[in-house]
RNA sequence: AGCCUGUUAGCUCAGUUGGUUAGAGUGCCGUGCUAAUAACGCGGAAGUCAUGAGUUCGAUGCUCUUACGGGCCA
Numbered sequence: 001a002g003c004c005u006g007u008u009a010g011c012u013c014a015g016u017u018g019g020u021u022a023g024a025g026u027g028c029c030g031u032g033c034u035a036a037u038a039a040c041g042c043g044g045a046a047g048u049c050a051u052g053a054g055u056u057c058g059a060u061g062c063u064c065u066u067a068c069g070g071g072c073c074a
Base pairs, nucleotide, nucleotide: 002072003071004070005069006068007067010026011025012024013023019057028044029043030042031041032040050066052064053063054062
């Protein structure tokens, strides 16, 4: 060089044979409870779905490119 695979919230991960508003846990912020803290309850913020292009009426999901991580062969 070649082949396979992964990339989604600060972190760990779901997700959909392409369809209207993208989710969970944990963490963070606020608040209730308490004399106070923890625990527990409630609410909230946080996403260019790695990058750029293509296909399509419509892409997180399909195709290609690039970047990074992991694996295989030699």
Predicted 3D model of a 74-nucleotide RNA (transfer RNA) from Daphnia pulex. The coordinates come from a structure-prediction model, not an experiment, and the mean pLDDT is 81. NCBI's taxonomy places the organism under Eukaryota, Ecdysozoa, Diplostraca, Anomopoda, Daphnia. Its Rfam family is "tRNA". Rfam links the family to the GO term triplet codon-amino acid adaptor activity.